[in-house]
Annotation: Predicted 3D model of an 83-nucleotide RNA (c-di-GMP-I-GGC riboswitch aptamer). It matches the Rfam family "c-di-GMP-I-GGC riboswitch aptamer". Rfam links the family to the GO term cyclic-di-GMP binding. The literature on the family includes a 2009 paper in Nat Struct Mol Biol by Kulshina et al., "Recognition of the bacterial second messenger cyclic diguanylate by its cognate riboswitch".
């Protein structure tokens, strides 16, 4: 360096659920734990979700936004057995 134990130490924290902000999609905090070896950062590229347009309706176009615990790209990194 690749790799990832039924390793040690520690870390995050899904669904539900109260509080608060957001039109909403979500976001912070608390409880909580389903799981994560980059579930540490980052919206660049794709998905997907929301909002306004637009439309008889759907669709597909825009237009602002969410989401990295969907995938990929950058950037950072803790441990340490077998191999």
């Nucleotide at each position: 360096c690749c790799c990832g134990a039924u390793a040690a130490a520690g870390g995050c924290a899904a669904a539900c659920u109260c509080a608060c902000g957001g039109u909403a999609a979500c976001g912070u905090g608390g409880g909580g734990g389903c799981g994560c070896a980059a579930a540490g950062c980052c919206a660049c590229g794709g998905g997907u979700c929301c909002u306004a347009u637009g439309g008889u309706g759907a669709a597909g176009u825009u237009u602002g936004g969410a989401u990295c615990g969907c995938c990929g790209a950058g950037c950072u990194g803790c441990c340490g057995a077998a191999g």
It was read from a public genome assembly, where an Rfam model found it.